[in-house]
Context: one part of a larger RNA
RNA sequence: UGACGGGGACCCGCACAAGCGGUGGAGCAUGUGGUUUAAUUCGAUGAUACGCGAAGAACCUUACCUGCUUUUGACAUACUUGGAACCCCUCAGAGAUGAGGGGGUGCUUUUAGAACCAAGAUACAGGUGCUGCAUGGCUGUCGUCAGCUCGUGUCGUGAGAUGUUGGGUUAAGUCCCGCAACGAGCGCAACCCCUAUCACUACUUGCCAGCACGUUAUGGUGGGAACUUUAGUGAGACUGCCGGUGACAAACCGGAGGAAGGUGGGGACGACGUCAAGUCAUCAUGGCCCUUAUGGGCAGGGCUACACACGUGCUACAAUGGCUAAUACAAUGGGCUGCCAACCCGCGAGGGGGAGCCAAUCCAAUAAAAUUAGUCUCAGUCCGGAUCGAAGUCUGCAACUCGACUUCGUGAAGUUGGAAUCGCUAGUAAUCGUAUAUCAGCAAUGGUACGGUGAAUACGUUCCCGGGUCUUGUACA
Numbered sequence: 001u002g003a004c005g006g007g008g009a010c011c012c013g014c015a016c017a018a019g020c021g022g023u024g025g026a027g028c029a030u031g032u033g034g035u036u037u038a039a040u041u042c043g044a045u046g047a048u049a050c051g052c053g054a055a056g057a058a059c060c061u062u063a064c065c066u067g068c069u070u071u072u073g074a075c076a077u078a079c080u081u082g083g084a085a086c087c088c089c090u091c092a093g094a095g096a097u098g099a100g101g102g103g104g105u106g107c108u109u110u111u112a113g114a115a116c117c118a119a120g121a122u123a124c125a126g127g128u129g130c131u132g133c134a135u136g137g138c139u140g141u142c143g144u145c146a147g148c149u150c151g152u153g154u155c156g157u158g159a160g161a162u163g164u165u166g167g168g169u170u171a172a173g174u175c176c177c178g179c180a181a182c183g184a185g186c187g188c189a190a191c192c193c194c195u196a197u198c199a200c201u202a203c204u205u206g207c208c209a210g211c212a213c214g215u216u217a218u219g220g221u222g223g224g225a226a227c228u229u230u231a232g233u234g235a236g237a238c239u240g241c242c243g244g245u246g247a248c249a250a251a252c253c254g255g256a257g258g259a260a261g262g263u264g265g266g267g268a269c270g271a272c273g274u275c276a277a278g279u280c281a282u283c284a285u286g287g288c289c290c291u292u293a294u295g296g297g298c299a300g301g302g303c304u305a306c307a308c309a310c311g312u313g314c315u316a317c318a319a320u321g322g323c324u325a326a327u328a329c330a331a332u333g334g335g336c337u338g339c340c341a342a343c344c345c346g347c348g349a350g351g352g353g354g355a356g357c358c359a360a361u362c363c364a365a366u367a368a369a370a371u372u373a374g375u376c377u378c379a380g381u382c383c384g385g386a387u388c389g390a391a392g393u394c395u396g397c398a399a400c401u402c403g404a405c406u407u408c409g410u411g412a413a414g415u416u417g418g419a420a421u422c423g424c425u426a427g428u429a430a431u432c433g434u435a436u437a438u439c440a441g442c443a444a445u446g447g448u449a450c451g452g453u454g455a456a457u458a459c460g461u462u463c464c465c466g467g468g469u470c471u472u473g474u475a476c477a
Base pairs, nucleotide, nucleotide: 001477002476003474004473005472007471008470009469010468011467012466013465015461016460019424020423021422022421023420026315027314028313029312030311031310032309033308034306035305042053043052064301065300066299067298068297069296070295073124077123078122079120080119081118082117083116086103087102088101089100090099091098092097107113108112126290127289129288130287131286135284136283137279138278139277140275142273147186148185149184150183151182152181153162154161155160166177167176168175192267193266194265195264197235198234199233200232201231202230207224208223211222212221213220238261241255242254243253244252245251317417321376322375323374324373325372326371334363335362338357339356343352344351345350383414388409389408390407391406392405393404394403430453431452432451433450434449435448436447
C1' cells in the first nucleotide's frame, strides 16, 4: 500500500421488511446430470451452466455410429496431354459409383488463347483433430457500482503519501465550502434514439368538420385541408419563478404556472481492472498431430434411448369459474419460390376457386380477456385434460424409428402443494390475446416484439445478501 475480520461509523440496492403472484406436490414440454447404447457428436457447470451455442436434428443440417467406397482429392494455385461445355437414354447397385450408347461441336485477335470438362505427375489441398493455461476478436460477471489514474509541486531515508481526506449535498469523485496543493485524463452527467404536449410544412393509399350527390349499408362519389394520423423541421423543462430551511454556498422542502418538475418515462451507451471466467466448433491464428486417413463421398441408423435426479416453463386442480349464444374495442411486425379475398365443397384440419396486392391501397385478420343473456350448483363434476384406439388432412423423394394438425371415442394424475426458494415499486406485477425471426413442414408451451385490462404495498434500515466511503486490528501478500 492492499486484502481480510462472526471490528467500528456513515450510505445505497426488490437486499430485508410491507405487499402481490409464483416455483418446490400433479400431468406434459424442454434443457442438463446419470444410466444405457454400435453411436446416443461437441461445447456451456456456484452466483456468471442447465427453453444455453441451437432464430427450427425425419433426409440434408451432422460434426457421431455401422456398412459400402475414394486417394492431387468436394475446394485453391501452378504444369503436360486430350476434349467445347452440356444434354438424353440403358444396365448393375441401397446409393456413392461403375459399364455402355446417342446427341452436341460453341467464344475470340484462330500456330494459339479464355472459361469449362477428363486423364496424368508433383508441389500441395483438407482436418468441427489437440491446446481458450500460447493468442486475436467477441462475450459474461462484479456493475450503470462511482470509482480508476496522471503531470507538476510539497512531505517522507524509502515503500509511498498528498491531490481523491474533512464539513455539507447529490442518483453520481454531482456540486459547494475548506485545505500543500494546483491542474488534467478515463468514467458520471449531457450530446444520440423512442415516448408524453404544441406549432409550422406536406395531403396519398390515410382523414371527413362544414357543403352537395348517392346507397340496404360503407369517405362510396364530387369536393375539403379543419380534425385524426403519417413524417420532416422546430418550440418546450432550465431548480427558470415565488416562499421557507441552509453557512450570504451547494442544495433540500413546499408552491405557482404547465402536457410534462426537479435525471419526466424507456433505450443505446459498461472506466482502470477481477474471475489464467467462456469461446481454437462463427471467424482468424502460433505450436503439436493425421496425410490410401483423424481427409473426401454415400446409404441406413443416432443426436428423439429411460429405473432415476435437478433446472426452466406450459396446463390445471375450478363458480372472480366451465360451457352455449349474441355483441364491442388494439398495436407492432410480415407478404412474389409470397400473402391469399369473395364464392363453392367438407363437422373439421383442409380442398376447389381465382379477384386484389411488390402494399398507409390488397391479404393473413374474426383480437382475446371484457360486456349481455342462459345454463351448470361444489361433484373428481358440464372441472381437468394426460394416455390410448379409430378415421382423416397437409408439407415433403420420403412422416416406421421421428412431423404438425383435425374429427369421433377414451378419459389418467391433480381438490392449491413439506423443508426451502424466485420475480416484481406503476401503466409495473398479475392477466388477456396478437405479430414475427428461423422455417418445405414442425415437435414454439421457447425467443423477440406489440398492444388490451390493470392492482396491492414500502412503518422503516435492527437483521440476511451484495456494494461504496472513512477508520481500526492483523502471526496474510
A computed fold for a 477-nucleotide part of an RNA from an uncultured Gammaproteobacteria bacterium, annotated as small-subunit ribosomal RNA, 3' major domain. It matches the Rfam family "Bacterial small subunit ribosomal RNA".